[in-house]
RNA sequence: GCCGCUGUGGCUUAGCCCGGCAGAGCGUCAGAUUCGUAAUCUGAAUGUCAGGGGUUCAAAUCCCCUCAGCGGCUCCA
Repeated sequence: GCCGCUGUGGCUUAGCCCGGCAGAGCGUCAGAUUCGUAAUCUGAAUGUCAGGGGUUCAAAUCCCCUCAGCGGCUCCA
């Protein structure tokens, strides 16, 4: 230099192929229960979907560029 894969709440991730309400588990906070703690139950707060642009009525999803991480190929004309 070229090619491929990955990037989604604090953490782990589903959803992406085939566009249509951003979900789950853990954690955090509050309440209930308990003499108290743990466990359990209920509720709540959390996401610029890596960044930018484009297409579209509508983009995490499709297209282009960039960034970061990982892997592979090449040193030739």
Predicted 3D model of a 77-nucleotide RNA (transfer RNA) from a Candidatus Hodarchaeales archaeon.
Taxonomically the source falls in Candidatus Hodarchaeales (Archaea, Promethearchaeati, Candidatus Hodarchaeota, Candidatus Hodarchaeia).
The sequence is in RNAcentral, with records from ENA.